[in-house]
RNA sequence: UUGUUAUCAAGAAAGGUUGAGGGAUUAGACCCAUUGACACCUUAGCAACCCUUUAGUUCAUCUGACGUCUAUCAGAAACUUAAAGAAGGUGCUAAAUUCUACUGCUAAACAGAGAGAUAACGG
Numbered sequence: 001u002u003g004u005u006a007u008c009a010a011g012a013a014a015g016g017u018u019g020a021g022g023g024a025u026u027a028g029a030c031c032c033a034u035u036g037a038c039a040c041c042u043u044a045g046c047a048a049c050c051c052u053u054u055a056g057u058u059c060a061u062c063u064g065a066c067g068u069c070u071a072u073c074a075g076a077a078a079c080u081u082a083a084a085g086a087a088g089g090u091g092c093u094a095a096a097u098u099c100u101a102c103u104g105c106u107a108a109a110c111a112g113a114g115a116g117a118u119a120a121c122g123g
Base pairs, nucleotide, nucleotide: 001123002122003121004120005119006118007117008116013043014042015041016040017039021032022031023030026101027100028099029098044093045092046091049089050088051085052084053083054082055081056079057078058077061076062075063074064073065072097115102112103111104110
């Protein structure tokens, strides 16, 4: 830098440094901010993607036992199955990804797309 898949209305803040803008990008709206935002650092926390344990399941795959074969049993493995956990790798800790913009629809609502963010596995 890029591809695939999944998720994105839940949840979780204090201290220190700094000092004027910030909320990804464009426009509009709305909001946060000198009662110090944003950012950075420290500590704490949230969550459960990777991960661990237990239980469940077996279309396909592998191994073993028995066996002429089928079948059966056990294990591995897998699971778009459930519950629990949190040491580690990330992530996150104002507002739905703050809302709208494109398509369906007269509009609203709703659904979808696009863009973006995060994770896992690849190029």